About this RNA: Predicted 3D model of a 72-nucleotide RNA (transfer RNA) from a Minisyncoccales bacterium. The coordinates come from a structure-prediction model, not an experiment, and the mean pLDDT is 81. Its Rfam family is "tRNA". By type it is a transfer RNA.
RNA sequence: GCCCCUAUGGUUCAAUGGAUAGAACGCAGUCCUCCGGAGACUGAGGUGGGAGUUCGACUCUUCCUAGGGGCA
Numbered sequence: 001g002c003c004c005c006u007a008u009g010g011u012u013c014a015a016u017g018g019a020u021a022g023a024a025c026g027c028a029g030u031c032c033u034c035c036g037g038a039g040a041c042u043g044a045g046g047u048g049g050g051a052g053u054u055c056g057a058c059u060c061u062u063c064c065u066a067g068g069g070g071c072a
Stems, first nucleotide, its partner, number of pairs: 001071007010025004018055001027043005048064005
């Protein structure tokens, strides 16, 4: 320098272009309990950034950023 892949809550992963983007673990609160680190219930928290296509984009296109891999 060229090519390919990945980027979604704190972490690990889902989501056919269409329902309020879901789950587990973690976190906070309440209850329970002699105690809570066990159990029950409730809650907060997320699509890397810009532009475009579309009635509608996490999803498609393009540029950028970051990480990984291959070739030279």